[in-house]
Molecule: transfer RNA
Organism: Deltaproteobacteria bacterium RIFCSPHIGHO2_12_FULL_43_9
């Protein structure tokens, strides 16, 4: 320069139009003589940023911005 992938909870990731889950992490409790383990509760996100489609956008499109991979 030229393409193709990705960006969601503190951290790995579902989720592919109809008001965001999960696991671990934290916090509380139960278990125990105690801790780890295990159990049951809980907190926690303006879904990378701006537009634009739609009654309704994490989800569709266009732009930009990080990130990674091939070509050249």
């Nucleotide at each position: 320069g030229g393409g193709c992938c990705c960006a969601u909870a503190g951290c790995u990731c579902a989720g592919c139009g109809g008001u965001a889950g999960a696991g671990c992490u934290g916090c509380c409790g139960g278990c125990u003589c105690a801790u780890a383990a295990c159990c049951g509760g809980u907190c926690g996100g303006u879904c990378c940023c701006a537009g634009g489609u739609u009654c309704a956008a994490a989800u569709c499109c266009u732009g930009g911005u990080g990130g990674g991979c091939c070509c050249a």